Annotation:
This is a predicted structure of a 104-nucleotide RNA (Glycine riboswitch aptamer) from an Anaerolineales bacterium. The model forms 84% of the base pairs in the Rfam consensus. The coordinates come from a structure-prediction model, not an experiment, and the mean pLDDT is 82. Taxonomically the source falls in Anaerolineales (Bacteria, Bacillati, Chloroflexota, Anaerolineae).
[in-house]
RNA sequence: ACGGUUCGUUGGGAAGAGACUCACAAAUUUUGAGCGCCGAAGGUGCAAAUCUGGAACAGGCGAACCCAGAUGAAACUCUCAGGCAAAAGGACCCAUCAACCGAA
Numbered sequence: 001a002c003g004g005u006u007c008g009u010u011g012g013g014a015a016g017a018g019a020c021u022c023a024c025a026a027a028u029u030u031u032g033a034g035c036g037c038c039g040a041a042g043g044u045g046c047a048a049a050u051c052u053g054g055a056a057c058a059g060g061c062g063a064a065c066c067c068a069g070a071u072g073a074a075a076c077u078c079u080c081a082g083g084c085a086a087a088a089g090g091a092c093c094c095a096u097c098a099a100c101c102g103a104a
Base pairs, nucleotide, nucleotide: 002102003101004100005099006098008097010095011094012093013092018035020034021033022032023031036084037083038082042080043078045076049071050070051069052068053067054066
């Protein structure tokens, strides 16, 4: 050179869903009330599997079954949070740089 790691840096791409109704009030935003939606900031939940204990068995060992618990992923799920014109944000992807590790 190269490869890998990271809640890293920088740049680019990046979906979905009402510019909804009412009130001080003419537009956006904020506040309050109301109805309808989205899932890709963040967060919630768990499948297989593994482990532990119990029950059962005339005795020992062991397996299966049964009961309880623990660990257990996501772009699945919930819709708490967030969002529903544009802007902002945005999981993830690409490129770049930095640090660390490996390597000739």